[in-house]
């Protein structure tokens, strides 16, 4: 000091390619079933998508800087 890959609910992830309502498990809350726990089943909260800034009617997604983590290489 170059490249690269990865950041998205508590946790683990897809969705990015091809801009168009943020989803999935799992976990939490309620309730029903059970004499309780477990369990099984409804149903419900919970993100501004690492951060800023730009294009665009519209950004997780295209585009520029930045920050963390990891691996290359010098």
């Nucleotide at each position: 000091c170059g490249g690269g890959a990865c950041g998205u609910a508590g946790c683990g992830c897809a969705g990015u390619c091809u801009g168009g309502u943020a989803g999935c498990g799992c976990a939490c809350c309620a309730c029903a079933c059970u004499g309780g726990g477990g369990g099984u089943g409804u149903g419900g909260g919970g993100g501004u998508c690492g951060c800023u800034g730009g294009u665009u009617c519209g950004a997780a997604u295209c585009c520029a800087g930045u920050c963390g983590u990891c691996c290359c290489g010098a």
Model confidence (mean pLDDT): 83 of 100. The RNA shown here (transfer RNA) has 74 nucleotides and comes from Qipengyuania vulgaris.